The prediction has a mean pLDDT of 84. Predicted 3D model of an 88-nucleotide RNA (c-di-GMP-I riboswitch aptamer) from a Chloroflexota bacterium. Of the family's consensus pairs, 100% are formed in the model.
RNA sequence: GCCUGAAAAAGGCAAACCCGUCGCGAGACGGGGACGCAAAGCCAGGGGUCUCGGUCGAUUCGAUCGUCGAGAUGGCCCGGCCGCCAGU
Numbered sequence: 001g002c003c004u005g006a007a008a009a010a011g012g013c014a015a016a017c018c019c020g021u022c023g024c025g026a027g028a029c030g031g032g033g034a035c036g037c038a039a040a041g042c043c044a045g046g047g048g049u050c051u052c053g054g055u056c057g058a059u060u061c062g063a064u065c066g067u068c069g070a071g072a073u074g075g076c077c078c079g080g081c082c083g084c085c086a087g088u
Stems, first nucleotide, its partner, number of pairs: 003087003012037002017032006035075001041081003045078003048073007056066003
């Protein structure tokens, strides 16, 4: 350094839910709280899902489907970068 792994040791993160704040919203942030996580550390490049919008198209005229744009999600997947310990 690569690979494998969480059995051990030191630790780390923090789902749902509740409170507060921000946001049209998805959701984010802070506090509480732990479902879980060997990358549940960081990054929206590819895909998926979700939200908002449209002088757009289709439609059974319900708002659904498609499409365009903007956004969210890294604890949906792939990928990139960094990292503790142990072992072969």